The RNA shown here (transfer RNA) has 69 nucleotides and comes from a marine eukaryotic metagenome. The sequence is in RNAcentral, with records from MGnify.

[in-house]
RNA sequence: CCGGUAGCUCAGUCGGUUAGAGUGCAGCUCUGAUAAAGCUGAGGUCGGAGGUUCGAAUCCUCCCCGGCC
Numbered sequence: 001c002c003g004g005u006a007g008c009u010c011a012g013u014c015g016g017u018u019a020g021a022g023u024g025c026a027g028c029u030c031u032g033a034u035a036a037a038g039c040u041g042a043g044g045u046c047g048g049a050g051g052u053u054c055g056a057a058u059c060c061u062c063c064c065c066g067g068c069c
Stems, first nucleotide, its partner, number of pairs: 001067004007023004016054001025041005047063005
């Protein structure tokens, strides 16, 4: 200096509307049966603690972890 958001890979960082995508997982449809494809669902206290604010994943401070110089 950069990053930490679903099991994994990541978006969202002009503060607001329900926190999302792909993949994986479970179920269903399809098939003689698989695979593929399609549909549905579960899964998150957004690294932790404070602060600002009517309102914070998003802004400020400290701490923890990882990467790079």